About this RNA
A computed fold for a 349-nucleotide part of an RNA from an uncultured bacterium, annotated as small-subunit ribosomal RNA, central domain.

[in-house]
Context: one part of a larger RNA
RNA sequence: UUGGGUUUAAAGGGUGCGUACGCGGGUUAUCAAGUCAGCGGUAAAAUCGUGGAGCUCAACUCCAUCCAGCCGUUGAAACUGAUGAUCUUGAGUGGGCGAGAAGUAUGCGGAAUGCGUGGUGUAGCGGUGAAAUGCAUAGAUAUCACGCAGAACUCCGAUUGCGAAGGCAGCAUACCGGCGCCCGACUGACGCUGAAGCACGAAAGCGUGGGUAUCGAACAGGAUUAGAUACCCUGGUAGUCCACGCAGUAAACGAUGAAUGCUAGCUGUCCGGGGGGAUUGACCCCUGGGUGGCACAGCGAAAGCGUUAAGCGCUCCACCUGGGGAGUACGCCGGCAACGGUGAAACUC
Numbered sequence: 001u002u003g004g005g006u007u008u009a010a011a012g013g014g015u016g017c018g019u020a021c022g023c024g025g026g027u028u029a030u031c032a033a034g035u036c037a038g039c040g041g042u043a044a045a046a047u048c049g050u051g052g053a054g055c056u057c058a059a060c061u062c063c064a065u066c067c068a069g070c071c072g073u074u075g076a077a078a079c080u081g082a083u084g085a086u087c088u089u090g091a092g093u094g095g096g097c098g099a100g101a102a103g104u105a106u107g108c109g110g111a112a113u114g115c116g117u118g119g120u121g122u123a124g125c126g127g128u129g130a131a132a133u134g135c136a137u138a139g140a141u142a143u144c145a146c147g148c149a150g151a152a153c154u155c156c157g158a159u160u161g162c163g164a165a166g167g168c169a170g171c172a173u174a175c176c177g178g179c180g181c182c183c184g185a186c187u188g189a190c191g192c193u194g195a196a197g198c199a200c201g202a203a204a205g206c207g208u209g210g211g212u213a214u215c216g217a218a219c220a221g222g223a224u225u226a227g228a229u230a231c232c233c234u235g236g237u238a239g240u241c242c243a244c245g246c247a248g249u250a251a252a253c254g255a256u257g258a259a260u261g262c263u264a265g266c267u268g269u270c271c272g273g274g275g276g277g278a279u280u281g282a283c284c285c286c287u288g289g290g291u292g293g294c295a296c297a298g299c300g301a302a303a304g305c306g307u308u309a310a311g312c313g314c315u316c317c318a319c320c321u322g323g324g325g326a327g328u329a330c331g332c333c334g335g336c337a338a339c340g341g342u343g344a345a346a347c348u349c
Base pairs, nucleotide, nucleotide: 003321004320005319006318007303008302012317014200015199016198017197022192023191025087026086027085028084029083030082031081033080034079035076036075037074038073039072040071041070042069049065050064051063052062053061054060090190091187092186093185094183095182096181097180098179103175104174105173106172107171108170109153113149114148115147116146117145118144119143120142124135125134161168162167205246206245207244208243209242210241215239219235220234221233222232257316258315260313261312262311265294266293267292268291270290271289273287274286275285276284277283298305299304322349323348324347331342332341333340334339
């Protein structure tokens, strides 16, 4: 490299948009680049292959023949391609409805927690397996009233919904993205994928400035223990929160790339649509989209997957090629740093 693979054995990029490349719907006409056919040239000789022949055989020697490719020429026109015309089913636009924790910004709300002030009230509170550190007669804990602060939004709540992924949940308003169904008016292949590139990207972390109620790395103390740099307890700084900027990684998981076509079914009364029929409250039938559970064929090493495929096809991208060394070293690129990306070898089994 080919081949074979990528849920769990090595292997799907964290996700999207998108350039080049690759691939691309129906009908028709023309061209003839690819393609196919005929003929010609070239393809040195020797060698090799095949069929013969000659040295007794063989090695060896001789004769004939064959070859991809390239070039030229004459044709063919199904397929690919090019150009023109046309179509509507792919894709998109439009009109009418619909659901949603999708996003951004602003405002508002109650419960809880902590703190402050005041009242009541008195000796404990707290914590644990048991304790102690801690708090408390300078009046704690408990309880009542008022006030302040920050963070998170109980119930509803669900195999629920939305989002490309990360993710998203009190209520209201404004702006805004996507999706589904119905109609079938419009465009007429405008599509798919996507190396580079660009953007987004949990938590922790970093910079500057705020904020700091709770929780809480580090740290301190108390326990436990042979020890206890832990698990348990009392405290507690960064952080947790906000604004702006950086970082760019996760078991970023469905451990399953994207698009498209095809291939028995049953079920939820699951989610939100459309049409029809009944009764007039929730019922039945049909239909397209999503989300779960089973299961046939098929697939699979098995577990299992099974119209939401890991089945049967096709297109494009990414990735794998024994374990360790190692996601290390070196170099380069990025970063304020932490570090990230790319990514070996010796050696060894």